Predicted 3D model of a 1450-nucleotide RNA (small-subunit ribosomal RNA) from a Pseudomonadota bacterium.
The sequence is in RNAcentral, with records from ENA.
Model confidence (mean pLDDT): 87 of 100.
Lineage of the source: Bacteria > Pseudomonadati > Pseudomonadota.
RNA sequence: UUGGACGAGGGUUUGAUCCUGGCUCAGGACGAAUGCUGGCGGCGCGCCUUACGCAUGCAAGUCGAGCGCCCCGACUUCGGUCGGGGAGCGGCGGACGGCUGAGUAACGCGUAGGUAACCUGUCCGGGAGUGGGGGAUAACUCGUCGAAAGACGAGCUAAUACCGCAUGGGGCCCAGGGGUGAGAUGCCCCUGGAUCAAAGCCGCAAGGCGCUCCCGGAGGGGCCUGCGUCCUAUCAGGUAGUUGGUGGGGUAACGGCUCACCAAGCCUAUGACGGGUAGCUGGUCUGAGAGGACGGCCAGCCAGACGGGGACUGAGACACGGCCCCGACUCCUACGGGAGGCAGCAGCGAGGAAUCUUGGGCAAUGGGCGCAAGCCUGACCCAGCGACGCCGCGUGGGGGAAGAAGGCCUUCGGGUCGUAAACCCCUUUUGCCGGGGAAGAAGCUCUGACGGUACCCGGCGAAGAAGCCACGGCUAACUACGUGCCAGCAGCCGCGGUAACACGUAGGUGGCGAGCAUUGUCCGGAUUUACUGGGCGUAAAGGGCGUGUAGGCGGCCCGUUAAGUCCGCUGUGAAAUCUCCCGGCUUAACCGGGAGGGGUCAGCGGAUACUGGCGGGCUAGAGGGGGGCAGAGGAAGGCGGAAUUCCCGGUGUAGCGGUGAAAUGCGUAGAUAUCGGGAGGAACACCAGUGGCGAAGGCGGCCUUCUGGGCCUACCCUGACGCUGAGGCGCGAAAGCGUGGGGAGCAAACCGGAUUAGAUACCCGGGUAGUCCACGCCCUAAACGUUGGACACUAGGUGUGGGGGGUGUCGACCCCCUCCGUGCCGUAGCUAACGCUUUAAGUGUCCCGCCUGGGGAGUACGGCCGCAAGGCUAAAACUCAAAGGAAUUGACGGGGGCCCGCACAAGCGGCGGAGCGUGUGGUUUAAUUCGAUGCAACGCGAAGAACCUUACCAGGGCUUGACAUGCUGGUGGUACUGAUCCGAAAGGUGAGGGACCCUUCGGGGAGCCAGCACAGGUGCUGCAUGGCUGUCGUCAGCUCGUGUCGUGAGAUGUUGGGUUAAGUCCCGCAACGAGCGCAACCCCUGUCGCUAGUUGUACUUUUCUAGCGAGACUGCCCGUAGCAAACGGGAGGAAGGCGGGGAUGACGUCAAGUCAGCGUGGCCCUUACGUCCAGGGCUACACACACGCUACAAUGGCCGGUACAGCGGGCUGCAACACGGCGACGUGAAGCUAAUCCCUGAAAGCCGGCCUCAGUUCAGAUUGCAGGCUGAAACCCGCCUGCAUGAAGGCGGAGUUGCUAGUAACCGCGGGUCAGCACACCGCGGUGAAUACGUUCCCGGGCCUUGUACACACCGCCCGUCACGUCAUGGAAGGUGGCAACACCUGAAGUCGCCGCGCCAACCCGUCUGGGAGGCAGGUGCCUAGGGUGGGGUCGCUGACUGGGACGAA
Repeated sequence: UUGGACGAGGGUUUGAUCCUGGCUCAGGACGAAUGCUGGCGGCGCGCCUUACGCAUGCAAGUCGAGCGCCCCGACUUCGGUCGGGGAGCGGCGGACGGCUGAGUAACGCGUAGGUAACCUGUCCGGGAGUGGGGGAUAACUCGUCGAAAGACGAGCUAAUACCGCAUGGGGCCCAGGGGUGAGAUGCCCCUGGAUCAAAGCCGCAAGGCGCUCCCGGAGGGGCCUGCGUCCUAUCAGGUAGUUGGUGGGGUAACGGCUCACCAAGCCUAUGACGGGUAGCUGGUCUGAGAGGACGGCCAGCCAGACGGGGACUGAGACACGGCCCCGACUCCUACGGGAGGCAGCAGCGAGGAAUCUUGGGCAAUGGGCGCAAGCCUGACCCAGCGACGCCGCGUGGGGGAAGAAGGCCUUCGGGUCGUAAACCCCUUUUGCCGGGGAAGAAGCUCUGACGGUACCCGGCGAAGAAGCCACGGCUAACUACGUGCCAGCAGCCGCGGUAACACGUAGGUGGCGAGCAUUGUCCGGAUUUACUGGGCGUAAAGGGCGUGUAGGCGGCCCGUUAAGUCCGCUGUGAAAUCUCCCGGCUUAACCGGGAGGGGUCAGCGGAUACUGGCGGGCUAGAGGGGGGCAGAGGAAGGCGGAAUUCCCGGUGUAGCGGUGAAAUGCGUAGAUAUCGGGAGGAACACCAGUGGCGAAGGCGGCCUUCUGGGCCUACCCUGACGCUGAGGCGCGAAAGCGUGGGGAGCAAACCGGAUUAGAUACCCGGGUAGUCCACGCCCUAAACGUUGGACACUAGGUGUGGGGGGUGUCGACCCCCUCCGUGCCGUAGCUAACGCUUUAAGUGUCCCGCCUGGGGAGUACGGCCGCAAGGCUAAAACUCAAAGGAAUUGACGGGGGCCCGCACAAGCGGCGGAGCGUGUGGUUUAAUUCGAUGCAACGCGAAGAACCUUACCAGGGCUUGACAUGCUGGUGGUACUGAUCCGAAAGGUGAGGGACCCUUCGGGGAGCCAGCACAGGUGCUGCAUGGCUGUCGUCAGCUCGUGUCGUGAGAUGUUGGGUUAAGUCCCGCAACGAGCGCAACCCCUGUCGCUAGUUGUACUUUUCUAGCGAGACUGCCCGUAGCAAACGGGAGGAAGGCGGGGAUGACGUCAAGUCAGCGUGGCCCUUACGUCCAGGGCUACACACACGCUACAAUGGCCGGUACAGCGGGCUGCAACACGGCGACGUGAAGCUAAUCCCUGAAAGCCGGCCUCAGUUCAGAUUGCAGGCUGAAACCCGCCUGCAUGAAGGCGGAGUUGCUAGUAACCGCGGGUCAGCACACCGCGGUGAAUACGUUCCCGGGCCUUGUACACACCGCCCGUCACGUCAUGGAAGGUGGCAACACCUGAAGUCGCCGCGCCAACCCGUCUGGGAGGCAGGUGCCUAGGGUGGGGUCGCUGACUGGGACGAA
């Protein structure tokens, strides 16, 4: 460069939003396990836990062509020959292969190198040789001991066993010389000296197999080095063979490996030492990658073989299936002694969630031995078991209904399971049966465990083969029933309290499929440790400040170097794995071949921009000199005035002081006040400023001395000398501590007084530490700009402090420029937003500090510091699904501003007290039916409960029903009527009488009877609902479209200035418009006109009736105002500034009210929760409340007389009038379906009279008697009348209610309901006031604004103690265990050293008894496994009691 590969998010904090941040999910993986399920095959994998213990069998032998002996068989010419077996001597192999991961943080491993410091059996290449001797010893025989294992003694014997001698191409050693090499101890060559070998066997032979010495090779090892390789600093110092040297020893070899002596070093913040954990790697999993995690199978390396130590043999071991010793354990034993080591294959026990057959075979591959045949091989090849994993296949394919049965749902129409099934046709993988039948064999013949397997052929028959999980969101898939905060679910959010898509079951659906799901673990998502790729003003996070060490980083120019850096080449990066291509098993998994990729690696060569090193130079950084300046900078000493307090004296008298108000307190022993004098301590008014100085803490009267820093000026000097700064060191408010002073005022603690429910507080009176000084500690803070330091760059504007310059001027001031400091506003930019903005939180560079969810906790333990108080450093268990930041909309505030309302105030009348009425609570009852419950339930549903109503209670009846519809069957004297009898009635019984419509005359319909569907329910749920209603509230608000602003919630509009009853209108404005509300339109009323006029009026203008109009609009005038809206005043007018009243109720709130007005989902009852009847109850009554009526009297009561309304109602009705009755009322009755007649006398009022302050001539409750009316019926339980009776009550506590004008108050009248019953309700007119200064306060409301941790929204939220339960944890007298070290004692085996008087064949001497050399037993020394004793260290467990902590619906 080209090509390829390659990166997803979601849920959860809020009312909503953005951000921060944690938790959690979807993915992949596994040596897995668990649950349910399970047809076949291939290929893999299979004790992750106790490196716990092991029965049994097997896993390493082989060679007779090295040797002797014994036994057996065959043949034999008896000489022997051939074959087989056994142990032994000897050789090679048992150091490989196989297993495991304990230990090990190490040159153990990985990678790259070194070895001039090394070894190497067998194998290969080459050179040379193999002569001649000697002495033993196993086996064997005999004997002895022992239970055994085994041992000992004597005797015989062989060798490729062992030992001398000879020879030496050559090796090694010594000496000399030369070459190579940069050089060194290497390598090569030459000379001399000394020294060192050997074995035979087979074969007729040829020859073969061996043997000895040497050189080289291959392969295999030893040792050394650079780099890499986990956590912990709550492990900071470690080290005595330690570090180095000299010498000896030792090894194959370097080395402190070992020893003696000498020196005093060596390692460590780039983490020594200690603790914890761990075999390492190739690789594996994941990931876009970087990275993270892991190291099972396979492969390389290491380490281990019951725990520990040790050596021997050997080419190779400190040796898994060898040896010795110690220890633990197991077994045998004749108790004297012995034997053993599955972390080889199988298998057993134990442990555990969990991991296999005591299989076959050496046929293949590989290994050992052998000349070979061959033997051995639990290496290996196969088979078995396990869905443990990966891969492949099957459980059938086609047709088949507007769609069976059955299940489920249903709006009852239907839908769905579902072409699914049945049924028809087809196929046969797999399966079963039968037949054939391999490759794998290399090597001529022979040889196959697997295996009669794979595979092939035929036959049979859809035949034998489907489950698991899920279905609220994330996340794909929904209904029914059951259950009722129960049972249960749950990964997170969260579901379940009677309609649960979330629990359980069913149907259906989704997903995957011989599997599915769960659990565990890892990576991912998590840019949530951020190298790639994060942050620190307020979310977690800047060290309190300075100084400075290490370290990191560093200005301009030139030269040089080439360490970093870059490029090329070479080497290596094992194989397997991975990627790509090709190929082999039917495919795939799996396997084979080829290519590629892979390192912070090494070597060589090259490049030189940058960084680094070295050398030279520069002055812009930094520093110094010179000249000026400001300042509460620091330290010490001195001085000053004002004030408080105290003391003395004078004047003076009854209080002072203090508070919201008081009291304690002080004062007649003279206070306070006031004057004079004095003492003492502390602090420095004004100046004073968002001002100055300092690194921060901090610094404030004046003067003096000493002293630090800064700024300006740019003439001179040095020449990068700089920045930052882990540790270190210093400073560090207040409080506090120590010692000694001082003490006026103030003032923790403390004592009083108040306040209060309390008041360990706030307020008041006192008051001690302390505050002050000196010296020494402490070292914290909201030590804050919550903003580390340095440098550079990036619009401006405007103040202020210090300095310099310019213009100008006589000068000052002003003005302009500039440097430093300190504020405000603001562009770009940044920010989650708020905000920051040359004093950055902008843009960059460098360095330091710090953060990683909340709580636990700045706590425990440990360490360091401190006299103490305490400080610094700093966890974990456990627990939560959040904790947070900023901003938004609301709501709220004993926040603010503005403004309304009979909200207060002003005023009038009431209520609360009495009696009575009515309603409610409560109580009672068989029942007192039910609902309504702060405002907004309580004269409410009720506009009218004696029966009825009626829903309640007790009792008596009915059961297709009191009522509707459909179906089936029946019925002709049927439907209907109904005497009689029983009964309280309902109901039952049933004599007698007795129809209708249509007709084709058969019958059909209606009715009735029986039965089936069903009716019925004032039974439940107003928290399933419709509808309607109440309330905030007739309040002035609530929204939308478009635009604009904001990441967004959202804002703007709707805020602002005025104004209004009003979001009413005007003005302004990034808004412009619009909708629902307001207003208006509608009705009544007030004036006038017109029209019409019955039954109204004597007449007619008029009154009246009822229809249509007019009128009022701030239109006119004056003033105020912005000359806008509008407001104030006035004229005219019946009326003014919405004339009065009504109707009309925005978006919404209260899960407000109503399932009992009605409708209605669901649930429930069905000879009863339905229905009928008669009776009772809803009318109860010790109480309590609410709403009323009537009163308490003289503005009154009573008696007589007399005047004036309006709204309305009336034919099962209103009733004149007349008569009777004291009266209610009765009798008769005209008129009126009504502007005609009637109800209908209105009453208060007015006139006259009586009463005279009395429980009355007030008041009328209660009760008695007698009546009237309605009604079937007034006992429970109606109203009215008359007579009699005459109760409480003398104006009502706290508190509370209505009303602003034709209103309140007072007065009567009408109507609805209704048979009757009105103090209630709905209306009507009559008489007819008082008061409003005003908006501080109470209540409610509107708008703006502010704070908020509230948002079921202040009836909110929320803190701490105590009590109870559960859990984890700290301390604790102690108790108990592990680990590593130290000191001393003891010390096996064994190597090494020394001794070695006992013993000994080889060689030497020898006079042959012997001696020597050498060796053995034995002894001893050093070391040492282990054991013992001791004092410490460290880490666990446990512990009466104790400390806090977390969590736990009411």